About this RNA
Model confidence (mean pLDDT): 82 of 100. A computed fold for a 547-nucleotide part of an RNA from a metagenome, annotated as small-subunit ribosomal RNA, 5' domain. The RNAcentral record of the full RNA draws on SILVA.
Context: one part of a larger RNA
């Protein structure tokens, strides 16, 4: 003198941007926070309406429409992203710069090439049975873009041949053969020119997805090295998978990763080992700087998800709102046995100086899944709440001396508060009021027409446009006019010096002040109170930390 995720005291008019459990990675009541997909299947309600029969006249049956709609199952993608916390690590964790001739990569783009022809289940439902629930059995029926064979097979993969370049030799690449091994799914809209038939259909064509399996790209990820990254020497020696080689395993991919055997290394005062703290960067705070402090919010990266170990699925996890075993606590129970995990938003308890609502919305941006309409997102986008922080505005402007009353003070003459107020003349910001009331965040989607393209097509489909309708959580907000002047809006800390500001009274080393030096014992400009002044200002001071 500058700061902060601050807290206390006083004291408090508005706004616009931002922050907001630093403690106990303590324990959690409720509710939400990941789903979609009928254009992958198969099955398939209920209420309402409508028609027709019966008759108890408001019921029954049957058919259609809602509708092939809603929950429920199979599949398929998602669920590894998004969001939290920093407990753990002192380490290739992180930060920089590199490599990977040691890799892998769903969906996405470009560029090829193929999608041929069978199979046997299962769930759901249906009956039965077991348990109190959680959930289970058994029997039957059944479908697919679910699963299993086959066939097809190259610019994949494997082995293996030449040949040129290059290399001391060993061998190795592009390029050229041989052999062998690997795949696939279809459903949808349309048409009728082909092709089947039976002039309206399909197994045929046409469209636009979809799956197969190559290349490249892009994105994502895995490993690997140099160099950097805190304190103790009152830690001085530490290490047997250790340090290396050989073989083989094991992974996507190098490797003691991991095994067998062999050799005996390997690291260390340039600090190993072993303690203690600590998530790390950009950054942020302060300083002319150099540096010193710090890592909240925002972004990168990393670790963690009750505590502990563990895989499965998958392109990607050893996986917060998956599984599976142990362990503590907490709930339910018929005592035989289940359930649970807020270090997601919100909100409880407890802790503690201390930290927000159990709001609203998918309008916008952005995820996911669909072919889209959609839906689904406590991601966000807003609104609330706290003067916690920065910034802005306002609490009126101009006149106005009898220097008014009144306060305080006095040498009693005044002196001060003080143009201060009162009066009069204006303005109208913010708040309350009254009346209007946006822009813009909306592109998209549907609906119609036109054109261009593909095509046998004037059909369907993309594609480019016109035009019409529809979509706002903020929010009746900003924002405009109206009338309105004291009515609604100033406080807090100081005044011995440092250090900007002075007298009265009262107290009487007592109360009491105090950052430091120091007041106070009877005239205190340092205690308390009044007048006055003097710094900041919706703040003002205090602790607490940093520089």
């Nucleotide at each position: 003198g500058a700061a902060u995720g601050a807290a206390c005291g006083c004291u408090g008019g508005c706004g616009g941007c931002g922050u907001g459990c630093u403690u106990a990675a303590c324990a959690c009541a409720u509710g939400c926070a990941a789903g979609u997909c009928g254009a992958a299947c198969g099955a398939g309600a209920a209420c309402u309406c409508u028609c027709c029969a019966g008759c108890u006249u408001g019921c029954u049956g049957g058919a259609g429409a809602u509708a092939g709609u809603a929950a429920a199952g199979u599949g398929g993608c998602g669920c590894a992203c998004g969001g939290g916390u920093g407990a753990g690590u002192a380490a290739c964790g992180c930060g920089u710069g590199a490599g990977u001739a040691a890799u892998c990569u769903g969906c996405c783009u470009c560029c090829g090439a193929a999608u041929c022809g069978g199979g046997g289940a299962u769930a759901a439902c249906a009956c039965g049975c077991c348990g109190a629930a959680a959930g289970g059995c058994g029997u039957g029926c059944u479908a697919a873009u679910a699963c299993c064979g086959g066939a097809u097979a190259a610019u994949a993969u494997g082995c293996u041949g030449g040949a040129u370049a290059u290399u001391u030799u060993g061998g190795u690449a592009a390029c050229c053969g041989g052999c062998a091994u690997c795949a696939a799914a279809g459903a949808c809209a349309g048409c009728c020119u082909c092709u089947a038939u039976a002039c309206a259909u399909a197994a045929g064509c046409u469209g636009a997805c979809g799956u197969u399996u190559g290349g490249a790209g892009a994105u994502g990820a895995g490993c690997u090295c140099g160099c950097g990254u805190a304190c103790c020497a009152u830690u001085a020696g530490c290490u047997a998978g250790u340090u290396g080689g050989u073989a083989g395993g094991g992974u996507a991919a190098a490797g003691g990763c991991c095994u067998a055997c062999c050799a005996a290394g390997g690291c260390u005062a340039c600090g190993a080992u072993g303690g203690u703290u600590a998530g790390c960067u950009g950054g942020u705070c302060u300083g002319a700087g150099a540096g010193g402090a710090u890592g909240a919010u925002c972004a990168g990266c990393c670790a963690c998800a009750c505590u502990g170990g563990a895989a499965c699925u998958g392109a990607c996890a050893c996986a917060c709102g998956g599984u599976c075993c142990a362990g503590a606590c907490u709930c339910c129970u018929a005592c035989g046995g289940g359930a649970g995990g807020c270090a997601g938003c919100a909100g409880u308890g407890a802790g503690g100086a201390a930290u927000u609502u159990u709001g609203c919305g998918c309008a916008a941006u952005g995820g996911g899944g669909g072919a889209a309409a959609c839906c689904c997102u406590c991601a966000c986008g807003c609104a609330g709440c706290a003067a916690c922080g920065c910034c802005g505005c306002g609490u009126g402007a101009g006149u106005g001396a009898u220097g008014a009353a009144g306060g305080c003070u006095u040498u009693c003459g005044g002196g001060u508060c003080g143009u201060a107020a009162a009066g009069c003349u204006c303005u109208g910001u913010c708040g309350a009021g009254u009346g209007g009331g946006a822009a813009g965040a909306a592109c998209u989607u549907g609906g119609u027409g036109a054109a261009u393209g593909u095509c046998a097509a004037u059909a369907g489909c993309a594609u480019u446009u016109g035009c019409c309708a529809c979509u706002g959580a903020c929010g009746g907000u900003a924002c405009c006019a109206c009338a309105g002047a004291a009515g609604g809006a100033a406080g807090c800390a100081c005044c011995g010096g440092c250090u900007a500001a002075c007298u009265c009274c009262g107290u009487g080393c007592c109360a009491g002040c105090a950052g430091c030096c120091g007041c106070g014992g009877u005239a205190a400009u340092a205690c308390g109170g009044g007048g006055g002044g003097u710094g900041c200002a919706a703040g003002c001071g205090u602790u607490a930390u940093u520089c």